[in-house]
Transfer RNA from a bacterium, 71 nucleotides, folded computationally. Rfam family: tRNA. Rfam describes the family as follows. Transfer RNA (tRNA) molecules are approximately 80 nucleotides in length. The family's RNA type in Rfam is transfer RNA.
C1' cells in the first nucleotide's frame, strides 16, 4: 500500500432475512449449625452512519479499531 478475516451482555461463544440464544459472572432465593458444592429465578448485548426490505445481528456501500498474508 494492496489482499483477505473479524467487531455481538462484564468475559467466552451461537444465531436459513422473520421472538438476539447458551456458557462463566453478578444479584435474589432455595440447601445447610454456617461456608462451599447443587437446585430454582432474575440481570445484561448485535462498533459506527446511511442505503436494500413488509421485516437486517444477517444483505450492500462507506467509515472506525484489531488480526492475518503480501509487498
Nucleotide at each position: 500500500u494492496g489482499c483477505g478475516g473479524g467487531a455481538u451482555a462484564g468475559u467466552c461463544u451461537a444465531a436459513u432475512g422473520g421472538u438476539a440464544g447458551g456458557a462463566c459472572g453478578a444479584g435474589c432465593g432455595g440447601c445447610u449449625c454456617u461456608g462451599a458444592a447443587c437446585c430454582g429465578c432474575u440481570u445484561a448485548a448485535u462498533c459506527u452512519u446511511g442505503g436494500u426490505u413488509c421485516g437486517a445481528a444477517u444483505c450492500c456501500a462507506a467509515g472506525u479499531c484489531c488480526c492475518g498474508c503480501a509487498a

The sequence is in RNAcentral, with records from ENA.